[in-house]
Context: one part of a larger RNA
RNA sequence: GAUGAACGCUAGCGGCAGGCCUAAUACAUGCAAGUCGAACGGCUGGCAACAGCAGUGGCAAACGGGUGCGUAACGCGUAAGCAACCUGCCUCAAACUGGGGGAUAGCCUUGCGAAAGCGGGGGUAAACCCGCAUGGUCUCGUUGGAUCACCUGGUGUGACGAGUAAACAUUCAUGGGUUUGAGAGGGGCUUGCGUCUGAUUAGCUAGUUGGCGGGGUAAUGGCCCACCAAGGCGAUGAUCAGUAGGGGUUCUGAGAGGAUUGGCCCCCACAUGGGUACUGAGAGACGGACCCAACUCCUACGGGAGGCAGCAGUAGGGAAUAUUGGGCAAUGGAGGCAACUCUGACCCAGCCAUGCCGCGUGGAGGGUGAAGGCGCUCAGCGUUGUAAACUUCUUUUAUCUGGGAAGAACGGGGGUUGUGCGCAGCCCUGUGACGGUACCAGAGGAAUAAGCACCGGCUAACUCCGUGCCAGCAGCCGCGGUAAUACGGAGGGUGCAAGCGUUGUCC
Numbered sequence: 001g002a003u004g005a006a007c008g009c010u011a012g013c014g015g016c017a018g019g020c021c022u023a024a025u026a027c028a029u030g031c032a033a034g035u036c037g038a039a040c041g042g043c044u045g046g047c048a049a050c051a052g053c054a055g056u057g058g059c060a061a062a063c064g065g066g067u068g069c070g071u072a073a074c075g076c077g078u079a080a081g082c083a084a085c086c087u088g089c090c091u092c093a094a095a096c097u098g099g100g101g102g103a104u105a106g107c108c109u110u111g112c113g114a115a116a117g118c119g120g121g122g123g124u125a126a127a128c129c130c131g132c133a134u135g136g137u138c139u140c141g142u143u144g145g146a147u148c149a150c151c152u153g154g155u156g157u158g159a160c161g162a163g164u165a166a167a168c169a170u171u172c173a174u175g176g177g178u179u180u181g182a183g184a185g186g187g188g189c190u191u192g193c194g195u196c197u198g199a200u201u202a203g204c205u206a207g208u209u210g211g212c213g214g215g216g217u218a219a220u221g222g223c224c225c226a227c228c229a230a231g232g233c234g235a236u237g238a239u240c241a242g243u244a245g246g247g248g249u250u251c252u253g254a255g256a257g258g259a260u261u262g263g264c265c266c267c268c269a270c271a272u273g274g275g276u277a278c279u280g281a282g283a284g285a286c287g288g289a290c291c292c293a294a295c296u297c298c299u300a301c302g303g304g305a306g307g308c309a310g311c312a313g314u315a316g317g318g319a320a321u322a323u324u325g326g327g328c329a330a331u332g333g334a335g336g337c338a339a340c341u342c343u344g345a346c347c348c349a350g351c352c353a354u355g356c357c358g359c360g361u362g363g364a365g366g367g368u369g370a371a372g373g374c375g376c377u378c379a380g381c382g383u384u385g386u387a388a389a390c391u392u393c394u395u396u397u398a399u400c401u402g403g404g405a406a407g408a409a410c411g412g413g414g415g416u417u418g419u420g421c422g423c424a425g426c427c428c429u430g431u432g433a434c435g436g437u438a439c440c441a442g443a444g445g446a447a448u449a450a451g452c453a454c455c456g457g458c459u460a461a462c463u464c465c466g467u468g469c470c471a472g473c474a475g476c477c478g479c480g481g482u483a484a485u486a487c488g489g490a491g492g493g494u495g496c497a498a499g500c501g502u503u504g505u506c507c
Stems, first nucleotide, its partner, number of pairs: 001506003005503005012359006018352002020317001025315003029312003034059003039056002042053004066270003075195008085187003090183008098132001100130003107122006138163007146155003168175002196242003203233003208230004213225003245267004250259003272293005295306004323349001325348003331345001332343004362393004372384005399443005407434001412429007451496005456477003462491005472479002
């Protein structure tokens, strides 16, 4: 000097930021992921228009949010490669959207169960599911020539054969669907270099290292498998052990360097411990599924339910860390043609001197140097000290009164202008949690506001009293045994100041 700090004493205000560093301990309660009736058939209410409801279906739920357990690793950083890869939604371009069939939920009926829930029968819709048609420069096989090349090969093109598409809704404006190519953005894999400590860890390794052939994957690969070979790594530190998420950064320092990874951003890993796959463009999925385990809860004892390292909050641990708040007004996200709905993301408010910054606690004058305190060489003098009183001025802040925002741009509706049509411009209308907040004006009145540590040297600041190696102080040197500037108190002084000291940690 710094700090996610804590403790002691003290405390007026504002702005901005920060706030479980410990038990990745256990969690009561509420909320945190839905949306679409312009995909579908029903049910309820209603005269109807229409509204509501669960179900089927679609998209989303793989984002956003949390934490740092694990990991010394292509995990991260940086620089490259993929002629070995994938990509929903979005953009651009080309072509197409013909005709059939089937099941099932909801519903009706019925059974079992305490419940969670499960089953039988009947019947039904769709953008659900399945054939058929059509089709390509798409896929696969055979084959021709061209071109390129970083080994396996890539690109474009021709012939023959085989295979594979679609979904409709509609207010007629559109919104969708299928195939192919390209793009953007996102991901996957591989590689060079860098990445803590220990040799009181010296040898390690059998799918181990490589090959051939296969399986698997979007894709390379012992990723997996059969066979073959005997390799591979290591004092340039393998293996083992310990510790640890990595980086941008941040702190310190003249720099070199050292330390650090809290807030914010990027990447990774994880979601009670462990394992597995399913769905899907994408997960081996925090608020999905299944199994094992521990724990908690319900039970009619047969069986079931759960997962806050989301936001609040509770218990526990701890020196220690906040509200079971408001709002979707803004920004962003999901769904939807849209209106809109949802959003503990986010925007705000609350608590805390935890930090940084700013402001104030008054200004000027005032010498009978008042009284009082303290000290002394004690009729007196010195000091506190222009300090107070007193005179005058100001009103930040606080209090009261009045006014009062920006953040709002949209979207929707109406009008109008331009337009090939999407649409664009202008006008009107309307939208604010924060918040009657910030801010502005006015009123009265010095009124509402100073502490903490230190004073032997280092180190700015000295005397008196008490104590008498006692009580005590102390960062180091060291003070204290009867004149202590070092202990305790007082007066005075010094330094910082709404803070000041102490302790911990880093340079």
RNAcentral holds the full RNA, with entries from ENA, Greengenes and SILVA.
Predicted 3D model of a 507-nucleotide part of an RNA (small-subunit ribosomal RNA, 5' domain) from an uncultured bacterium.
The coordinates come from a structure-prediction model, not an experiment, and the mean pLDDT is 85.